[in-house]
Molecule: transfer RNA
Organism: bacterium
RNA sequence: GCCGAAGUGGUGGAACUGGUAGACGCACCGGACUCAAAAUCCGGCGAAGGCAACUUCAUGGGGGUUCGAUUCCCCCCUUCGGCACCA
Repeated sequence: GCCGAAGUGGUGGAACUGGUAGACGCACCGGACUCAAAAUCCGGCGAAGGCAACUUCAUGGGGGUUCGAUUCCCCCCUUCGGCACCA
């Protein structure tokens, strides 16, 4: 240099033919139970704003197409694999 795969909350990971992003776990927080703890059970849990209802943003970065993009198109970054080149 060429080809291919991947990048999503704190973490693993899902999302069908473009139609509610983060299902389901782990971790964490609150509660129940307990003398106390562990285990178990119940609830919560992306970020920012808000008393709340709710609003906005968010799938590596930047553009594009579309009513609508994790998904399609273009450019770029990073990681991994293969090939090539040099010595």